[in-house]
RNA sequence: GCUCCGUUCGUCUAUCGGUUCAGGACAGCCGCCUCUCACGCGGCAAAGGCGGGUUCGAUUCCCGCACGGAGCGCCA
Numbered sequence: 001g002c003u004c005c006g007u008u009c010g011u012c013u014a015u016c017g018g019u020u021c022a023g024g025a026c027a028g029c030c031g032c033c034u035c036u037c038a039c040g041c042g043g044c045a046a047a048g049g050c051g052g053g054u055u056c057g058a059u060u061c062c063c064g065c066a067c068g069g070a071g072c073g074c075c076a
Stems, first nucleotide, its partner, number of pairs: 001072007010026004018056001028044005049065005
């Protein structure tokens, strides 16, 4: 340099055009339970990398950029 894949809560992940002002688990915070802690139960907060395009509608499809990964190539 070329090709391909990926990027969503703090972490791991669901989503596969409308069912999502994005759900779940763990962690965090608050409460209940308990003599106390743990466990358990209930609740709260928390995310679509950036820019553009298509569409009535985009996290989802397309393009560019950024970042990460894999493969190939160059390094005379």
Background:
The prediction has a mean pLDDT of 82. The RNA shown here (transfer RNA) has 76 nucleotides and comes from a Beijerinckiaceae bacterium. Its Rfam family is "tRNA". It was read from a public genome assembly.